A computed fold for a 104-nucleotide RNA from an Actinomycetes bacterium, annotated as SAM riboswitch aptamer (S box leader).
Taxonomically the source falls in Actinomycetes (Bacteria, Bacillati, Actinomycetota).

RNA sequence: CGAUCAUCCAGAGCGGCCGAGGGACGGGCCCUGUGACGCCGCGGCAACCAGCAACGCCAGCCCACGGGCGGGCGUGCCAGGUGCCAAUGCCCGACCGAUGAGGA
Numbered sequence: 001c002g003a004u005c006a007u008c009c010a011g012a013g014c015g016g017c018c019g020a021g022g023g024a025c026g027g028g029c030c031c032u033g034u035g036a037c038g039c040c041g042c043g044g045c046a047a048c049c050a051g052c053a054a055c056g057c058c059a060g061c062c063c064a065c066g067g068g069c070g071g072g073c074g075u076g077c078c079a080g081g082u083g084c085c086a087a088u089g090c091c092c093g094a095c096c097g098a099u100g101a102g103g104a
Base pairs, nucleotide, nucleotide: 013042014041015040016039017038021031022030023029025093026092027091028090043085044084045083048081049080051077052076054075055074056073057072058071060069061068062067
């Protein structure tokens, strides 16, 4: 320096409308008339899909043996399409699926 694995769970506002619940469910524990949730406007966070050029690796094809072509993965850039902007997708459980001999 590159890759893989483990561990951890970071980040992100303001305004308007509404008006009583919300965090899917059960139990917790929280948020909420100091206006939650939801909707709208502007904004932001992040980097899954897409795009871009270069580099690295993997194998393939062609060759006039100088090289060329396209593919996959990774790194990087970008921020078009998503997603998100309380708490680890809040915690545990339950349910479904996968792995697993197994309801661990």
It was read from a public genome assembly, where an Rfam model found it. Its mean pLDDT, the model's own confidence on a scale to 100, is 78.